[in-house]
RNA sequence: GGUGAUGUAGCUCAGCUGGCUAGAGCGUAUGGUUCAUACCCAUAAGGUCACUGGUUCGAUCCCAGUCAUCACCA
Numbered sequence: 001g002g003u004g005a006u007g008u009a010g011c012u013c014a015g016c017u018g019g020c021u022a023g024a025g026c027g028u029a030u031g032g033u034u035c036a037u038a039c040c041c042a043u044a045a046g047g048u049c050a051c052u053g054g055u056u057c058g059a060u061c062c063c064a065g066u067c068a069u070c071a072c073c074a
Stems, first nucleotide, its partner, number of pairs: 001073007010026004019057001028044005050066005
């Protein structure tokens, strides 16, 4: 330098050919339970869906570019 893949919550990941104001597990906080802690149960907080632009009535999803990481080729 070229090709490809990945980028979604603090972490690991879903999101089924575009349509509720985007979800799960773990973790965190609060409450319940307990003499107390743990386990368990309930609730809550936490997201510019990497960034910019485009297509569309409507984009995490489609298109183009940029950035980061990884792999392969040279």

This is a predicted structure of a 74-nucleotide RNA (transfer RNA) from a Clostridia bacterium. It matches the Rfam family "tRNA". The family's RNA type in Rfam is transfer RNA. The source organism's lineage runs through Bacteria, Bacillati, Bacillota and Clostridia.